The prediction has a mean pLDDT of 81.
The RNA shown here (transfer RNA) has 74 nucleotides and comes from Halomonas llamarensis.
Its Rfam family is "tRNA". By type it is a transfer RNA. About the family: Transfer RNA (tRNA) molecules are approximately 80 nucleotides in length.
[in-house]
């Protein structure tokens, strides 16, 4: 310098062919249960989907550029 691949909740991730509410498990709060503490059950809180823009009626998803991580090539 040049190609690839990732980026979604405090963590680890799904999320279909672009489509009607953005989710799961762990975590964290309440609560039942215990003398009490784990342990289990129930409720529950938590996001500008990495940042700007474009295409669309409709964007986590499709296109561009930047960011940052990782590979590979010179």
């Nucleotide at each position: 310098g040049g190609g690839c691949c990732c980026a979604u909740a405090g963590c680890u991730c799904a999320g279909u062919u672009g489509g009607u509410u953005a989710g799961a498990g762990c975590a964290g709060a309440g609560a039942a249960c215990u003398c009490a503490u784990a342990a289990u059950u129930c409720u529950u809180u938590g996001g500008u989907c990495g940042u700007a823009g474009g295409u669309u009626c409709a964007a986590g998803u499709c296109c561009u550029a930047c960011u940052g991580g990782g590979c590979c090539c010179a």